About this RNA:
FMN riboswitch aptamer (RFN element) from a Halanaerobiales bacterium, 118 nucleotides, folded computationally.
[in-house]
RNA sequence: AUAAUCUAACGAGGAGGGGUGAAAUUCCCUACCGGUGGUUAAAGCCCACAAGCCUCUAUGAGGUUGAUCCAGUGAAAUUCUGGAGCCGACAGUAUAGUCUGGAAGGGAGUUAGUGAUA
Numbered sequence: 001a002u003a004a005u006c007u008a009a010c011g012a013g014g015a016g017g018g019g020u021g022a023a024a025u026u027c028c029c030u031a032c033c034g035g036u037g038g039u040u041a042a043a044g045c046c047c048a049c050a051a052g053c054c055u056c057u058a059u060g061a062g063g064u065u066g067a068u069c070c071a072g073u074g075a076a077a078u079u080c081u082g083g084a085g086c087c088g089a090c091a092g093u094a095u096a097g098u099c100u101g102g103a104a105g106g107g108a109g110u111u112a113g114u115g116a117u118a
Stems, first nucleotide, its partner, number of pairs: 001117001006113005016030004031098002033088002035049004044086002052064005068084005090101003
């Protein structure tokens, strides 16, 4: 310094104001938020993964799963800068990305340690 392995820790943010109404943080106006890895350069909307949901012969396997353009700089950017947009599981409830719940759960993965051996 280091493969496999094993151990530990960490590992998701956001409704403030106004309107209608018997009732809405759910509707309307406005506000606010952005998991993980990758990508010549930094990404919610480029590629992939996780969570969620569905199915089955169920410690697993399969399926499904949202959204971006224009201009500028540059060797390089759908990632930066400027502008204008768009999207967001399931269950509950006046219709929810932001409330409550499954969840003191699970998890992509990150960091540290361990380590044949060199």
The source organism's lineage runs through Bacteria, Bacillati, Bacillota, Clostridia and Halanaerobiales. The coordinates come from a structure-prediction model, not an experiment, and the mean pLDDT is 82.